[in-house]
Context: one part of a larger RNA
């Protein structure tokens, strides 16, 4: 000199864009943060309104709340405790692998059965919750049929990037499925309209390919200590088996005695890693807030279940610590989600909205979304603007200094002429919105001018916010401080004090003329900031 997620002191007008628990991965009151689907399924209110023959019926309404079932809850959001490791970065390998939803292509979707929740009844419990009996449905569950292909075992042949790859082929074995909704009458039947049927859409099963995501392995790279020098028995390798989506001591049995190490093993300390950030001419040094990628964690430790995916932040089980409820028998909880409380030198609102972007579910309308978009608070940072502009010498008054002549404050003020950013008042007023449902036109599927699908066109919706912005009016009126002035280092005198009081980054000032202390006048620097402290280069 530069920088900061800063803090403290004095001061403070406005705006834009960012940033804001670095400490206690400490403990947490309260509210919200993951639901959705009735076009999978059975059941189904109350209140309210209307009618009434007072029995009831209709609308709300097959609505609400529950339940079975499906999908999601493994994303998004937080934190950096652990980790010196294939955790990360980079370059590769997978002939050793998986991949819900999505896209493309091929094939199929036949038939049957038994339950169970909800519900009703009975019972236990303070509660959380639970037990028994009875009834019922499904795209829930379980068999059967079919089997192209997939998979498994044993053979044969060809190719290859030759460990378990690709293709052809033979004999066996094994394995599927679910319906729902809309529309129509061309064909058949009753001859109306419906059923079988046809058709459209969404599903379901199976196979191949893609895309995306993930698992595993390898080369190289990036901290300190040798006052850590030897470490190692599942250890190193083999065989066989188990396990996994998959290789592998990953695990087990047996066999062998190996494996690592001064190119630093092992041990200890510290630490999430990276793109980047800060500094520097660079080399380098320091760092890893915000944003982005990866990893790890979710009160502490352990474990599995479900699932395409978890060993799962707002799931389950066990143990522990802590807190809470209890009828003492037993139960409930997990903010390192968003707000908020205590703690701390220090770091915000228990705000608004799903209008936009994105996500989940749904055919859709839509619902949910503390992701996100906004607003609030904070000079915490960066940037921009203003606090007026021009003229104005009797160089006014006052202050300060003085050699008493004057000098300086100083064009500064006053005064005259203007302007109106910010502030105040009045009026107007956005972009961010693309489209959805519905309507219209055209095309496609089809027996069909129906339905459905596609394109074009038309057509709701704004939290911010009456905000930004624009126009008019108003008055120089409401808006400047902080540090320093001995040298380094830009800036000097007077008074007070008298090695006292004090200053100080270093050198050093102060003991009666202090440019270094304190005050004043003047000056210098920066400026809505200026200094101090801390940290890095």
């Nucleotide at each position: 000199g530069a920088a900061c997620g800063a803090a403290c002191g004095u001061u403070a007008g406005c705006g834009g864009c960012g940033c804001g628990c670095c400490u206690a991965a400490c403990a947490c009151a309260u509210g919200c943060a993951a639901g959705u689907c009735g076009c999978a399924c059975g059941a189904g209110a109350a209140a309210g309104g209307g009618c009434u023959u007072c029995g009831g019926c209709c609308c709300c309404g097959g609505u609400a709340c529950a339940g079975u079932g499906g999908c999601g809850c493994a994303c998004g959001g937080g934190u950096g405790a652990g980790u010196a490791a294939c955790a990360c970065g980079u370059a590769g390998a997978u002939a050793a692998u998986c991949u819900u939803c999505c896209c493309u292509c091929g094939g199929g979707u036949g038939g049957u059965g038994g339950a169970u929740a909800a519900c009703u009844c009975u019972c236990c419990g303070a509660a959380a919750g639970g037990a028994g009996a009875g009834c019922u449905a499904a795209u829930a569950c379980a068999g059967c049929a079919u089997g192209a292909g997939a998979c498994c075992a044993c053979g044969g042949c060809u190719c290859c990037c030759c460990u378990g790859g690709a293709g052809c082929u033979g004999c066996g074995g094994c394995c599927a499925a679910a319906g729902c909704a809309g529309g129509c009458c061309u064909c058949u039947a009753u001859a109306c309209a419906u059923a079988a049927g046809c058709u459209u859409g969404c599903g379901c099963c199976u196979g191949a390919g893609g895309a995306u995501g993930a698992g595993u392995c390898u080369g190289c790279g990036g901290c300190c200590c040798a006052u850590c020098a030897g470490c190692u028995a599942g250890u190193u390798g083999g065989u066989a088996g188990g396990g996994u989506a998959a290789u592998g001591g990953c695990c087990u049995a047996c066999c062998a005695a190996g494996g690592c190490u001064a190119a630093g093993a092992c041990g200890g300390g510290u630490a999430g890693c990276u793109g980047g950030u800060c500094u520097g001419a660079g080399a380098g040094g320091a760092u890893g807030a915000a944003c982005a990628g990866c990893c790890a964690c979710a009160c502490u430790g352990g474990a599995a279940c479900u699932g395409a995916g978890a060993c799962a932040c707002g799931g389950u089980c066990c143990a522990g610590a802590c807190u809470c409820c209890u009828a003492c028998g037993g139960g409930a909880g997990g903010c390192a989600g968003c707000a908020g409380u205590g703690g701390g030198a220090a770091u915000c609102u228990u705000g608004c909205g799903c209008a936009a972007u994105g996500g989940g579910c749904g055919a859709a309308a839509g619902c949910c979304u503390g992701a996100c978009g906004c607003a609030g608070c904070g000079a915490c940072g960066c940037c921009g603007c203003g606090u007026g502009a021009g003229c104005g010498a009797u160089g006014a008054a006052g202050g300060c200094c003085u050699u008493c002549g004057g000098g300086u404050u100083g064009u500064a003020a006053a005064g005259c002429u203007c302007u109106g950013u910010g502030g105040g008042g009045a009026g107007g007023a956005a972009a961010g919105a693309a489209u959805a449902a519905g309507g219209g036109u055209u095309g496609g599927c089809u027996a069909a001018u129906a339905u459905c699908c596609a394109a074009c066109u038309u057509g709701a919706u704004g939290a911010c916010g009456g905000u930004a912005c624009c126009u008019c009016c108003u008055u120089a009126g409401c808006a400047a401080g902080c540090a320093c002035c001995g040298g380094c280092u830009a800036a000097c005198u007077c008074u007070g004090u008298g090695c006292c009081a004090g200053c100080a980054g270093c050198c050093g000032c102060g003991g009666u003329a202090a440019g270094a202390c304190a005050g004043a006048g003047g000056g210098u620097g920066c400026a809505a900031a200026c200094g101090u402290u801390g940290u890095u280069c």

A computed fold for a 537-nucleotide part of an RNA from a metagenome, annotated as small-subunit ribosomal RNA, 5' domain.
Rfam family: Bacterial small subunit ribosomal RNA. Gene Ontology terms of the family: structural constituent of ribosome and ribosome.